[in-house]
Molecule: SAM riboswitch aptamer (S box leader)
Organism: Aestuariibaculum sediminum
RNA sequence: AUGUUAUCAAGAAAGGUGGAGGGAUUAGACCCAUUGAAGCCUUAGCAACCCUUUACCUGUAAAGAAGGUGCUACAUUCUACCCAAUUCUAAAAUUUACUAUUUUUGGAAUAUUUGGAUAGAUAACGU
Repeated sequence: AUGUUAUCAAGAAAGGUGGAGGGAUUAGACCCAUUGAAGCCUUAGCAACCCUUUACCUGUAAAGAAGGUGCUACAUUCUACCCAAUUCUAAAAUUUACUAUUUUUGGAAUAUUUGGAUAGAUAACGU
C1' cells in the first nucleotide's frame, strides 16, 4: 500500500507541554477552541477486537482484564449518491359540468426514515 471479515446512535478525562487551529478528505451546514485548538508526554478510565479461564462443544455462551491494539465533545457531528414515504404541481382518466376525491404518468421542493450504496475509522487475519 492493498484484500477479506466484523463493528461503528452505548461507554469512558485530568494534569503537563504547546500556542492557533480543530471536528479524516471536497463543498455546504452546525459546532468546539486564547476560560487555550491540533500535536507530544504522564496518569487515570472505557470497551472487550486479539487475549485468559470455564461450560457445552468446534463456534457459541458466561466470567475476567495481566498483556497487544483501540478509544475517552457532537450518530463516523449532519447533508451530498440511490430507494421508499410525505408535500406541492402539470397532464390524462373518473364526473352532465365545476369543485372535490381517487387512479396513472411526469416534474419540483424540502424535510423525515436506526433503509441501502460510496467513502472513512478501528480490530483480527492475509498478500